[in-house]
Molecule: c-di-GMP-I riboswitch aptamer
Organism: Pseudoneobacillus rhizosphaerae
RNA sequence: CUAAUAUAUUGGCAAACUACUUGAAAAGGUAGGACGCAAAACUAGAGGGGCUUAUUCGAUUACGAGAUGCCAGCCAGUUGUAUCU
Numbered sequence: 001c002u003a004a005u006a007u008a009u010u011g012g013c014a015a016a017c018u019a020c021u022u023g024a025a026a027a028g029g030u031a032g033g034a035c036g037c038a039a040a041a042c043u044a045g046a047g048g049g050g051c052u053u054a055u056u057c058g059a060u061u062a063c064g065a066g067a068u069g070c071c072a073g074c075c076a077g078u079u080g081u082a083u084c085u
Base pairs, nucleotide, nucleotide: 003085004083005082012037013036017032018031019030020029021028022027035073041078042077043076047075048074049071050070051069056065057064058063
């Protein structure tokens, strides 16, 4: 330097759920809480995928289409820690 991932020491993050809060929603923030994580760090204006539908368009009680909104704890990309090897 490259590949791989057995352990997880010192440490790190924190799902569901609960309370408060922002938002039309998806979802986000703070506190609690731990299902898990060796990238659960960063990237969502120019990889794929997923969620929502306020505005808008069509229809006209219903519904359909549709991001400019969102998801990095779906894959991916970038950077990085450790060492039975």